[in-house]
């Protein structure tokens, strides 16, 4: 210099002018005057947890969540450090739902003969004049994946068929570590995958959500209490006759429009305000993206600008 990895910090400052929500003060009003007014993710609604309401003696299904190992932080969920075990990178470092596939079930596109108690498409070998039958997984050729890999014996040709080494499994015995886990011995020829499909093990979990919930409370209808009506309520516009025949008045209480609070120490309500033009320095102000009950986590989205460690490459002293 030039590419690149962790970790963190900003994501806009200042200034004139004009709007918008809100509190306060002032004002009869118009309105003046002063506070204050998005985010690192407000977002997805994936966890949790405060709050409200219903349920709970035990205990068991069902249904979720979460799964490597220590210390530490936390009410939890999750975070952090350090470390195991897999892959990935030259490297700095990054990624992992990382219990179980001998408990059952289940699956595997296309291609290929054949996707799991193996199978015969070319090929190999025996037989046979051929057709065509039997053998056979060494080779080819298909796939994301084809019965562990070289090598020897062995056979007609072949095969863990038999053996010798190397990988991996399982048993079992020993060393190391607090543990994940590792390391060696000895045996068994035991040898594909997928559990972010069912499922199985361990463990955790009462449902339900701010449309929870609570408090005020019209009209109309119905209720429930006391009074009053058949010695006549009510109705025919008022009164009297006259008709008609059963309901009237008061007070409570529930529940319905509606309000209020829940709802925020100065953002906050109400389908929703938090902003615009210029100018200034700047390379340049240009990125995902708008709070809705609160708080913590994770997970996605994001121009670009500084910091600090640390890696690769080139060059140069």
């Nucleotide at each position: 210099c030039g590419a690149g990895u962790c970790g963190g910090u900003c994501g806009g400052g200042c200034g004139a002018c004009g709007g918008c929500c809100u509190c306060g003060g002032c004002g009869c009003a118009a309105g003046c005057c002063g506070g204050g007014g998005a985010g690192g993710a407000a977002a997805g609604u994936c966890c949790g947890g405060a709050c409200u309401g219903c349920a709970c003696a035990g205990g068991g299904c069902a249904a979720g969540g979460u799964g490597c190992c220590a210390g530490g932080c936390g009410c939890a969920a999750g975070c952090c450090u350090g470390g195991g075990c897999g892959g990935g990178g030259c490297g700095a470092c990054c990624c992992g739902a990382c219990g179980g596939a001998u408990a059952g079930g289940g699956c595997a596109a296309c291609a290929g003969a054949a996707a799991a108690c193996a199978a015969a498409c070319c090929g190999c070998c025996g037989c046979g004049c051929a057709a065509g039958c039997g053998g056979u997984a060494a080779g080819g050729g298909u796939g994301a994946a084809a019965c562990g890999g070289u090598g020897c014996g062995g056979u007609a040709a072949g095969a863990g068929c038999g053996c010798a080494c190397c990988a991996g499994c399982g048993a079992u015995c020993g060393g190391g570590g607090u543990g994940a886990c590792u390391c060696g011995g000895u045996c068994g020829g035991c040898u594909g995958g997928c559990a972010a499909c069912c499922c199985c093990c361990a463990u955790c979990u009462g449902c339900a959500g701010c449309a929870a919930g609570g408090c005020c409370a019209a009209a109309u209808a119905g209720g429930a209490a006391g009074g009053g009506a058949u010695u006549g309520a009510u109705c025919c516009g008022g009164c009297c006759c006259g008709g008609u025949g059963a309901c009237c008045c008061u007070u409570c209480g529930g529940g319905u429009a509606g309000g209020c609070c829940g709802c925020a120490u100065c953002a906050g309500a109400g389908a929703a305000a938090u902003c615009g033009u210029c100018g200034c320095a700047c390379a340049a102000a240009g990125a995902c993206a708008g709070a809705a009950u609160c708080c913590g986590g994770c997970u996605u989205a994001u121009a670009g600008a500084c910091c600090g460690a640390c890696u690769c490459g080139c060059a140069u002293u």
The prediction has a mean pLDDT of 78. This is a predicted structure of a 317-nucleotide RNA (Bacterial RNase P class A) from a Fimbriimonadaceae bacterium. It was read from a public genome assembly, where an Rfam model found it. Of the family's consensus pairs, 94% are formed in the model.